[in-house]
This is a predicted complex of two RNAs, RNase P RNA and transfer RNA, with 473 nucleotides together. The prediction has a mean pLDDT of 75. It holds a member of the Rfam family "Bacterial RNase P class A". About the family: Ribonuclease P (RNase P) is a ubiquitous endoribonuclease, found in archaea, bacteria and eukarya as well as chloroplasts and mitochondria. Rfam classes the family as a ribozyme.
RNA sequence: GAAGUCAGCCGAACAGUCGCUGCAUUCAUUUGGGAUGCAGAGGAAAGUCCGGGCUCCAUAGGGCAGGGUGCCAGGUAACGCCUGGGGGACGUGAGUCCACGGCCAGUGCCGCAGAAAAUAUACCGCCUUGCUGGUUCUCUCAAUGCGCUCUUUUCCAGGGCAAGUGAAGCGAACAGCGGGGUAAGGGUGAAAAGGUGCGGUAAGAGCGCACCGCGCUGGUGGUAACAUCAGUGGCUGGGUAAACCCCACCUGGAGCAAGACCAAAUAGGAGAGCAGGCACUAACGUGCCAUGGGUUGCCCACCUGGCUCUCGGGUAGGUCGCUAGAGAUGUGCGGUGACGCACACCCCAGAUGAAUGGCUGUUUUCGACAGAACCCGGCUUAUAGGCUGACUCCCUUU
RNA sequence: GGGCGCUUAGCUCAGCGGGAGAGCACUGCCUUCACACGGCAGGGGUCGCUGGUUCAAUCCCAGCAGCGCCCACCA
Numbered sequence: 001g002a003a004g005u006c007a008g009c010c011g012a013a014c015a016g017u018c019g020c021u022g023c024a025u026u027c028a029u030u031u032g033g034g035a036u037g038c039a040g041a042g043g044a045a046a047g048u049c050c051g052g053g054c055u056c057c058a059u060a061g062g063g064c065a066g067g068g069u070g071c072c073a074g075g076u077a078a079c080g081c082c083u084g085g086g087g088g089a090c091g092u093g094a095g096u097c098c099a100c101g102g103c104c105a106g107u108g109c110c111g112c113a114g115a116a117a118a119u120a121u122a123c124c125g126c127c128u129u130g131c132u133g134g135u136u137c138u139c140u141c142a143a144u145g146c147g148c149u150c151u152u153u154u155c156c157a158g159g160g161c162a163a164g165u166g167a168a169g170c171g172a173a174c175a176g177c178g179g180g181g182u183a184a185g186g187g188u189g190a191a192a193a194g195g196u197g198c199g200g201u202a203a204g205a206g207c208g209c210a211c212c213g214c215g216c217u218g219g220u221g222g223u224a225a226c227a228u229c230a231g232u233g234g235c236u237g238g239g240u241a242a243a244c245c246c247c248a249c250c251u252g253g254a255g256c257a258a259g260a261c262c263a264a265a266u267a268g269g270a271g272a273g274c275a276g277g278c279a280c281u282a283a284c285g286u287g288c289c290a291u292g293g294g295u296u297g298c299c300c301a302c303c304u305g306g307c308u309c310u311c312g313g314g315u316a317g318g319u320c321g322c323u324a325g326a327g328a329u330g331u332g333c334g335g336u337g338a339c340g341c342a343c344a345c346c347c348c349a350g351a352u353g354a355a356u357g358g359c360u361g362u363u364u365u366c367g368a369c370a371g372a373a374c375c376c377g378g379c380u381u382a383u384a385g386g387c388u389g390a391c392u393c394c395c396u397u398u
Numbered sequence: 399g400g401g402c403g404c405u406u407a408g409c410u411c412a413g414c415g416g417g418a419g420a421g422c423a424c425u426g427c428c429u430u431c432a433c434a435c436g437g438c439a440g441g442g443g444u445c446g447c448u449g450g451u452u453c454a455a456u457c458c459c460a461g462c463a464g465c466g467c468c469c470a471c472c473a
Stems, first nucleotide, its partner, number of pairs: 001394001003392008012363007020040008042369001046380002049378005054255004066251005071085005086100001087098004101246002106244002108240003123186002125182008134174004139169001140167003144164001147161005194212006213235001214233008259320004269311006276289005292304004327346001329344006399469007408422004416453001424440005446462005
C1' cells in the first nucleotide's frame, strides 16, 4: 500500500421562531384556562418468535395425554438466550457456521433404475463339473505313399522322414444345455452389506496378515462432553427420528381490550309502600258507590298495567393499573468470560383521537430503516452513511 | 395493543414425501340457417417468497411478505 476478519460506537448538528404532551410552581377559578420553568421515541420502539414479572381464572400434589428443548459445564428471575469448552464442516489465515441425544427398543418408508434397497441376492463375468455334438490341435494305430533322402554307379529292392486319408480313444480349446462355488471386477442408483495393499485360492472371499475405520473391555488425562493408549471381536448388519417413536429435562390456562374502583340517563331485576270518589268523625276508622286494558256480551280463569322510595348488578363516562425499575452512570473488586458483589451519584416519555412537529438560516453533499401504548431479558428481520480499536494474508521498502 | 387462521391455473377448491389435479372459465373443431345447450380435442402453474432437512419438498422445519377473522360486561 492492498485485500479481508472480528468487536464496539454514532446514526445529522447548531441557532431563531411558532406549536403539542406530561410534571412542578403560580394567577384567576365551576369544569376548564393563562404564565414561568423542566423533561419529552429507537437500535431496532418492528415481527410477536421464545422467556419472565404482573393480573385474573383457579388447585396446578402425583400420573397420563398434549406441547417444547436436545454435545458438556457454567451464567441468569427465566429461556429455545449468552459465555467458555468438546466434536464436525469451511477458509492459506485472522476467523466463521452447525435442530450436535438415540435407527444393535420396536414399527414404518426408500419412487425410477438395478440381479439385489436389507431374513440379502446372483444379470454379465470368474472358477469347477456333467452331458451333447461339431470343428480344430496334440498323441496312438492301420492302410496307402505326392514327394525328399540314405545304402548301391544307375534301375530293381530295402530303410528313414513325411504332405494327405481313415478309425477309435485320452487330453486340450471353442460352442450349446444344465449342476455347484464365488462376490474380486462390470453395470444401476442418492445409497450396494467395512476400505486399501500383500498373501492365499480352482476362482474368490476378513480366509489370513499390516494399516485405517467400527464395536466391546480396561488404563490414563479432564468436573464433563471428549481425547489418547493398550487389549480384544473378524466386523452385529445402508439411509431416514425437521417419520412414528424411545430416552433425559421443562411445562396449568388466558392475557393490560388482563384486572380493580367510582358511577349518569334509559330499559330491565328484587323488595317495600300508596292505591279513586262521596258521606260521617277532631282523628283513628266506618259505610256506600266505583274497581283500568286484553282474551266474545256475562261468570270463572289467565295475561298485562300506575305512582313513590330503597337495594343490587351494570352500560356510557371517569380513576387506578402506568412506569423508581431483574433501572441508568461512574469507580473498585472477583471471574478466562457471560456475569456477580460493594460504594457513590442520578431520575431518564407515559399519551388515550392518542404529544415529541412545522418554518427560516448556517454547516459543500438535504440525510437509511423506521416511531413508544403494562414492563423487562433475548432472538430474528430492516437499516443510507460514518467513526474507533484489535487481528490475519499478500506485495513493496528499510 | 393482544390472540388466531389462510395463500395451489383467470375464479372456486382437492391434493399419504416420489406424476401437479378437478369443476367453471378460455381456445379450436363438430352440431345449428345463426346463437345457446351438447360432443371431441387443446392451451394455461415461480404451488406467495427465501433458506434448511431429505437421494427427492405443494407436503416437514425456520424466517419474511400479503390477506382475512376475533376481543369490555351479562347471557